[in-house]
């Protein structure tokens, strides 16, 4: 300096172009003498900035940032 890839909630994976799911974690309840655990319940996310489209987490592309490979 080429080339390909990925970017989604605190965290780790989903999502045929059509209501952003789902373990955990966090928080309230119930449990319990109490804390784990367990049960219910809650709320939080599509790097960023254009473009396409009735409709973009997906499709096009500048930028940023990580990751492999090449030199």
């Nucleotide at each position: 300096g080429g080339u390909a890839g990925a970017g989604u909630a605190g965290a780790c994976u989903a999502a045929a172009g059509g209501u952003u799911a789902g373990u955990u974690a966090c928080c309230a309840g119930a449990c319990u003498c109490a804390u784990u655990a367990u049960c219910u319940g809650g709320g939080g996310a599509u790097g960023u900035g254009g473009g396409u489209u009735c409709g973009a987490g997906u499709c096009c592309u500048g930028c940023c940032u990580c990751u492999a490979c090449c030199c």
A computed fold for a 71-nucleotide RNA from Petrosia ficiformis, annotated as transfer RNA. The sequence is in RNAcentral, with records from ENA. Its mean pLDDT, the model's own confidence on a scale to 100, is 83.